This is a predicted structure of an 80-nucleotide RNA (c-di-GMP-I riboswitch aptamer) from Desulfosporosinus sp.
Taxonomically the source falls in Desulfosporosinus (Bacteria, Bacillati, Bacillota, Clostridia).

[in-house]
RNA sequence: UGUUGAUAAAGGCAAGCCUCCGAAAGUUGGGGACGCAAAGCCACGAGUUUAAUGUUUUACGAUGGCAGUCGGUUCUCAUC
Numbered sequence: 001u002g003u004u005g006a007u008a009a010a011g012g013c014a015a016g017c018c019u020c021c022g023a024a025a026g027u028u029g030g031g032g033a034c035g036c037a038a039a040g041c042c043a044c045g046a047g048u049u050u051a052a053u054g055u056u057u058u059a060c061g062a063u064g065g066c067a068g069u070c071g072g073u074u075c076u077c078a079u080c
Stems, first nucleotide, its partner, number of pairs: 002080001004078002012036002017031003021026001034068001040073003045070002047066003054060002
């Protein structure tokens, strides 16, 4: 430096639910723990989601979201 994440060590994050904000998707603080080798960060890429204001109105539609969907990027320890 790179691959890998079985065994350890030091740690970290936090699903559902309650609550806050929001039209919704979802989000914030706390409690909590389903789980996570990046469940750290990034919405410029792909994918996906909601459909408010609107429109061609039983549909279209992102300027709104989701990174705990893929992806990009940084990083602890250990094996090889």
The sequence is in RNAcentral, with records from Rfam and Ribocentre.